[in-house]
């Protein structure tokens, strides 16, 4: 330098054009317990790596850049 894969909540992932971006763990509050953990209930938290473009509509498609990994 070329090509491929990935980047979404604090962490791990799902969602691959169409109603408010979903879940597990974690966090906060409650329940329960003598207390802690576990259980159960509720809640907060991501405008999706950056910037443009296409579209009625983009996390999703296109261009370019950045970061990480891999091949040559």
């Nucleotide at each position: 330098g070329c090509c491929c894969u990935a980047g979404u909540a604090g962490c791990u992932u799902a969602g691959c054009c169409c109603u408010a971006a979903a879940a597990g763990c974690g966090c906060c509050g409650g329940u329960c317990u003598u207390g802690u953990a576990a259980u159960c209930c509720g809640g907060a938290g991501a405008u999706c790596g950056a910037a443009g473009g296409u579209u009625c509509a983009a996390a999703u498609c296109c261009u370019c850049c950045c970061u990480a990994g891999g091949c040559c």
The RNA shown here (transfer RNA) has 72 nucleotides and comes from Auchenoglanis occidentalis. The coordinates come from a structure-prediction model, not an experiment, and the mean pLDDT is 84. It matches the Rfam family "tRNA". Rfam classes the family as a transfer RNA. Gene Ontology term of the family: triplet codon-amino acid adaptor activity.